Transfer RNA from a bacterium, 72 nucleotides, folded computationally. It was read from a public genome assembly. The prediction has a mean pLDDT of 81.
RNA sequence: GCGGGUGUAGUUCAACGGUUAGAACGUCGGGUUGUGGUUCCGAAGACGGGAGUUCGAUUCUCCUCACUCGCC
Numbered sequence: 001g002c003g004g005g006u007g008u009a010g011u012u013c014a015a016c017g018g019u020u021a022g023a024a025c026g027u028c029g030g031g032u033u034g035u036g037g038u039u040c041c042g043a044a045g046a047c048g049g050g051a052g053u054u055c056g057a058u059u060c061u062c063c064u065c066a067c068u069c070g071c072c
Stems, first nucleotide, its partner, number of pairs: 001071007010025004018055001027043005048064005
C1' cells in the first nucleotide's frame, strides 16, 4: 500500500429497518443475617465519529477513526 473482519452498559455478549436497545457477571441502595457470604427486591449505566437512503437506522450505503487477520 491492497483486501477482509470487529466496534453496543464497567466486562462478556444479544437485538426482521418499527415496543422503553436487552441478558449474565459486576457497581450502588435496601430486605434477610449477630457480622460477612449466600439469597431476595430495586436503581444507575451503552449503540466509536460524521454524512446519506428511508415515514422510521444499532441494523442498509459512503467517508473516517480504533483494534484485528491475510496479502504484498